A computed fold for a 1485-nucleotide RNA from uncultured Phycisphaera sp., annotated as small-subunit ribosomal RNA.
[in-house]
RNA sequence: GAGUUUGAUCCUGGCUCAGGAUGAACGCUGGCGGCGUGCCUAAUGCAUGCAAGUCGAGCGACGCACACCGGAGGGGUAACCCACUGGUAUGACGGAGCGGCGAACGGGUGAGUAACACGUGAGUAACCUGCCCCACAGACCGGGACAGCCCAGGGAAACCUGGAUUAAUACCGGAUACCCUCGAGGGAUCGCAUGAUCUCCCGAGGAAAUGCCUUUGUGCUGUGGGAUGGACUCGCGACUUAUCAGCUAGUUGGUGGGGUAACGGCCUACCAAGGCAGCGACGAGUAGCUGGUCUGAGAGGACGAUCAGCCACACUGGGACUGAGACACUGCCCGGACUCCUACGGGAGGCUGCAGUAACGAAUAUUCCGCAAUGCGCGAAAGCGUGACGGAGCAAUGCCGCGUGAAGGAUGAAGCACCUCGGUGUGUAAACUUCUGUCAGGGUUUAGGAAACAAAUGACCAUACCCAAAGGAAGAGCCGGCCAACUCUGUGCCAGCAGCCGCGGUAAUACAGAGGGCUCAAGCGUUAAUCGGAAUCACUGGGCUUAAAGGGUGCGCAGGCGGACCCGUCAGUGUCUUGUGAAAUCCCACGGCUCAACCGUGGAACUGCAGGGCAUACUGCGGGUCUUGAACCCGGCAGGGGCAACCGGAACUCUAGGUGGAGCGGUGAAAUGCGUAGAUAUCUAGAGGAACGCCAAAGGCGAAGGCAGGUUGCUGGGCCGGUGUUGACGCUCAGGCACGAAAGCGUGGGUAGCGAACGGGAUUAGAUACCCCGGUAGUCCACGCCCUAAACGAUGUGUACUAGAUCGAGGAGGUUUUGACGCCAUCUCGGUCGGAGCAAAAGUAUUAAGUACACCGCCUGGGGAGUACGGUCGCAAGGCUAAAACUCAAAGGAAUUGACGGGGGCUCACACAAGCGGUGGAGCAUGUGGCUUAAUUCGAAGCAACGCGAAGAACCUUAUCCAGGGCUUGACAUGCACGGAUUAGCUCCCAGAAACGGGAGUGACGCCUUUGGUGGAACGUGCACAGGUGCUGCAUGGCUGUCGUCAGCUCGUGCUGUGAAGUGUCGGGUUAAGUCCCUUAACGAGCGAAACCCUUGCCGCUAGUUGCCAGCGAGUUAUGUCGGGGACUCUAGCGGGACUGCCGGUGUCAAACCGGAGGAAGGUGGGGAUGACGUCAAGUCCUCAUGGCCUUUAUGCCCUGGGCUGCACACGUGCUACAAUGGCGUGGACAGAGCGGCGCAAUACCGUAAGGUGGAGCAAAUCGCACAAACCACGCCCCAGUUCGGAUUGAGGUCUGCAACCCAACCUCAUGAAGUUGGAAUCGCUAGUAAUCGCGUAUCAGCUGCGACGCGGUGAAUACGUUCCUGAGCCUUGUACACACCGCCCGUCACGUCAUGGGAGCCGGGAGCACCCGAAGCCGUACCGAUUCAGGUAUGUCGACGGUGAGCUCGGUGACCGGGACGAAGUCGUAACAAGGUAGCCGUA
Repeated sequence: GAGUUUGAUCCUGGCUCAGGAUGAACGCUGGCGGCGUGCCUAAUGCAUGCAAGUCGAGCGACGCACACCGGAGGGGUAACCCACUGGUAUGACGGAGCGGCGAACGGGUGAGUAACACGUGAGUAACCUGCCCCACAGACCGGGACAGCCCAGGGAAACCUGGAUUAAUACCGGAUACCCUCGAGGGAUCGCAUGAUCUCCCGAGGAAAUGCCUUUGUGCUGUGGGAUGGACUCGCGACUUAUCAGCUAGUUGGUGGGGUAACGGCCUACCAAGGCAGCGACGAGUAGCUGGUCUGAGAGGACGAUCAGCCACACUGGGACUGAGACACUGCCCGGACUCCUACGGGAGGCUGCAGUAACGAAUAUUCCGCAAUGCGCGAAAGCGUGACGGAGCAAUGCCGCGUGAAGGAUGAAGCACCUCGGUGUGUAAACUUCUGUCAGGGUUUAGGAAACAAAUGACCAUACCCAAAGGAAGAGCCGGCCAACUCUGUGCCAGCAGCCGCGGUAAUACAGAGGGCUCAAGCGUUAAUCGGAAUCACUGGGCUUAAAGGGUGCGCAGGCGGACCCGUCAGUGUCUUGUGAAAUCCCACGGCUCAACCGUGGAACUGCAGGGCAUACUGCGGGUCUUGAACCCGGCAGGGGCAACCGGAACUCUAGGUGGAGCGGUGAAAUGCGUAGAUAUCUAGAGGAACGCCAAAGGCGAAGGCAGGUUGCUGGGCCGGUGUUGACGCUCAGGCACGAAAGCGUGGGUAGCGAACGGGAUUAGAUACCCCGGUAGUCCACGCCCUAAACGAUGUGUACUAGAUCGAGGAGGUUUUGACGCCAUCUCGGUCGGAGCAAAAGUAUUAAGUACACCGCCUGGGGAGUACGGUCGCAAGGCUAAAACUCAAAGGAAUUGACGGGGGCUCACACAAGCGGUGGAGCAUGUGGCUUAAUUCGAAGCAACGCGAAGAACCUUAUCCAGGGCUUGACAUGCACGGAUUAGCUCCCAGAAACGGGAGUGACGCCUUUGGUGGAACGUGCACAGGUGCUGCAUGGCUGUCGUCAGCUCGUGCUGUGAAGUGUCGGGUUAAGUCCCUUAACGAGCGAAACCCUUGCCGCUAGUUGCCAGCGAGUUAUGUCGGGGACUCUAGCGGGACUGCCGGUGUCAAACCGGAGGAAGGUGGGGAUGACGUCAAGUCCUCAUGGCCUUUAUGCCCUGGGCUGCACACGUGCUACAAUGGCGUGGACAGAGCGGCGCAAUACCGUAAGGUGGAGCAAAUCGCACAAACCACGCCCCAGUUCGGAUUGAGGUCUGCAACCCAACCUCAUGAAGUUGGAAUCGCUAGUAAUCGCGUAUCAGCUGCGACGCGGUGAAUACGUUCCUGAGCCUUGUACACACCGCCCGUCACGUCAUGGGAGCCGGGAGCACCCGAAGCCGUACCGAUUCAGGUAUGUCGACGGUGAGCUCGGUGACCGGGACGAAGUCGUAACAAGGUAGCCGUA
């Protein structure tokens, strides 16, 4: 820096990623070289070999393969060769021994260790130091042994015992003493105390190898000094834990003694009672420390492999010996475990040296070469030894370098992949041409590592030159975002991926494969652990009102911090300087390997520690002074501040009595309850307990909790004024102490009201609740506990500073002559508003959340959990302190837009109300569900599916609906190839239900040089393909429904806000309307509303046929029938008219509203068309179009028959009715809009009728359908299942049609069912509307038409109003909702998985304590021993291991018990979020 909480935003906050690095491991892959690195685990066990020897110039002896000196044999011309034998004076060698030095270095490892172990700086006046260097002095006289060797003996062995003999640079005695040590005394100088140094004198004690070699030499002894190495002491520095708070008996100190190289309780005896600890003792856990390494801008964080310094360890525990040095890795003794040998008696061993082996483990190499170099030991030296070291081997384990070729090469080859089928990509890549020669390979060769005085010396590495040939040499990860790189196919919440977010449920750039691409490259990825990013423990550099976080409040010790001035000091601080800060590393410069890695030289640095000089502002410290901080004094003031005692009235309940007489009480409504044994109500009297109305407030007091009737007493604090006193006495405060609402606990009282628990009544699905009637603890008092609260201003205390306005409380001033009221300035306290600033925002704002300082407390993702365990407090309840495993990718804060609310306000709608008529009941029609069926094709599903798609299912329609029969380039389209003149059409025959199949005859075509050829259509065959009402409306287009003809939905610019977003669009009026007006940080605009359009209502103009007929004429029984006419009606075109225009009132001078005039019509005149942004993954793949998938002798196509009409049932929509406002009969009147050529059909005739015969007229303002009906007049019926009603059924017919059985309609006669106005519930309608009456049309051969769409006739009632139901709009409010309340979400129970607490116990580890035993060994004692040095035996103290006991602590396991987390759609309820339907929440029971 990025991703991830949200619909979006800002913030907080965690999780995750990109970077670096590794002693790594794992997966895939692997050409070369250089330089590094390589058991991190079992400090587990080890076979085998090697890793420390050397000196003959310290010593004695032994051996003789060699040299040498002799002897003697054979061969050979000889030189000489071969074999034998003797010797050991000489040289060399060998294996032992005595002796010297070394073996305490080098090499390994990190178990232990929290310590003067390490680092750093000091100290030793408290010390030692072999070999080395310097100086001085010296080495005289003697002595006796012990190994080896020899003899004897024991033993399996290891080894041991005895005897005899022997040398020395081995050992011992004596002498000497420059000198040293010790003791006593004197003097000088110096120092930080004890003291140090020098010197004089006396006494005591103390050396040696005249060796070895000889040319120089090299050793030995004493003393002093140096160098080196070590020892000890001290300051400071560096882990976690307080859920370890007290630890300590040699403990702390002293004296005497012992011990050491040396100080010291180091050890011992005695004396004293100290010592350490909140600046963390003691305990527990972990750990070798450092230079450094990795990371980081740095500060830091993590680490301590390789290299270097120090420490510790050497199978485990203990111990000493030798020595200059050890308590000793490859020495010794003892105990233990383990392994091996054994003759069973006894012995041997220690790879945490180099290799190697087994084992553990994810994992780490050769039983290599060499002492050539560097170094070490010994030696006079030559030299010897050296698994130190130098090299090689193995491992891509890391870093660095090189290569796998270079140039040219387009028809952009092939293959592969994609494709819109045109092409594109791979890609100059390849092929091909030309060229080069790094590395690997082969050959020849020899610079360097080699440095000595010369010579000699190379384990291994390598140098130079030549040869050959593009030949032997590329992979890994990734491609949804972060993050660079995209397509196809497969798969279908499967298989799988995943670091986080998240992908996968049929179009996956996220899985798998492929093509392509990206990034690195002999590597690439993954995993692990680490730093970074993380300012996410914040010193640099964070926070705490609401996100996690202020302790409930005060007092106050330690601690931290602290007013003004002066003097001193110089600890802190600054500066200069000195010493040190090992080397390596890092950095810089230069240099060496061809470069680099790597290495060398020099410099810088090592930010540290210590010493010295100087400075003195600030801090500290010491001293002095001051008054402003603080406190005190004096005079006033206010107050529910606290404690105690006493007193009061109202109300309430109870008791007694009076009056009274049936109810009271209670609720949403009731009931339980009380009451004729007299309640409630009311009056009188009395008793009791608790709380204190009005005043009263935004008010007062208190540190907080909290405090309220009145009076008195005692008492704390505050404020104001006076500037009198002290003189910094101050602020804060870990621990500590005190106070601390309510509930609760203990003891004893008290108890009127209220009232957990409990009882009853209701409510309810239930109701362990809400409501009601009762009621115990408690509430009250005293004393003692508890100690928690949403103990809140969710805001620690103190001080200072930083605009104002206003209100309240307390005080003391000024002003006015005094005073009141005011006004002005001031101190303290309590509020509100508001600016800068701050803040994520909300907000805060002199009472800060601003600006600073001081001190304290607290936070570090959510859950688990304020839980467990431990500790502590409590009588208990429980409080305080306070984790982890596990789990999630979030949990949160503020604000925004929506949506929602059993939140609020305003407004509208046939939403309710007021009315009229219906549905729901009956019969029938029709659609749907269900059932049935071989099939009853499919779709539509709350409103917004259900007389819907379907404006016409007998066949057709009609469909993967069913049964059956057939066809396969197909019923239909296009293209290609071939074929032969067959063909289209028509007629006929055979079988068949038809389709289809088979056959016969007839018979056209275009063009051309027409005998003939050719061509298109057609036909046949074949290939491409057609076809699909098959799937997906959740892949889509288009179209449609719905909210809703509701008034809304947006944009540009500007402004406001960090931002989402807001403003505009809000507010006040008004409207049917976001309609218009006014106001206004908004100004404008768009889509909607309105208007424009159609129709209807009035008038005018034009035109006058098919329409009309007033006047004129003609004619008829009669009729605009005819001539004619344009007046009228009408027709159909164009205009006019209505705009709140006019008047009055109201209103903001507005918009607008109300009323009126005129007018055919008045405030949108009526009706229609017209449907904003969007919502419902709404509907439709079966109108059409279309992606993908599926099917291809079938899911396509043709045909016959059946089905879609099936019927116990349920629902929707309708029709007809139930009748008298009616039915029937007869007569009579008045429409509009349509339709008519495969048509409408008149007059006439036939039939009861449906209809038939027939055909005038009419492509229609002309003719026809076509008589409109309700209505009117007259007559009958007389309230009945009827002269209502017409279902059902029988018979007979008509029409359409190929055909009316399933399954059409209609007519006539007969039949004459249910039904007497319809439960809960529910629908439509506000005027030419409802209601009622008929007419027409589309589809159509016919028809179920009672449907749909239109047309006219007759023609009402009611609307007070907006409380309620439903829906909608605007503003506002709350929200834990955003898939948006059909939301979210809590707890028990049930099931599964996981981790964890308790638990009778059981098992194991760790560190100590007490006692018992007591090895080796040092020290001590006694005895033995003797010629010296010695030595031996026994034993005392201490003492490892072991044993016993009581506890502590950590871990494992455990029947069972407890809660927790997670899990798919389980069960029960509904607690929370809205007033969440009883506001929620906190503490307590």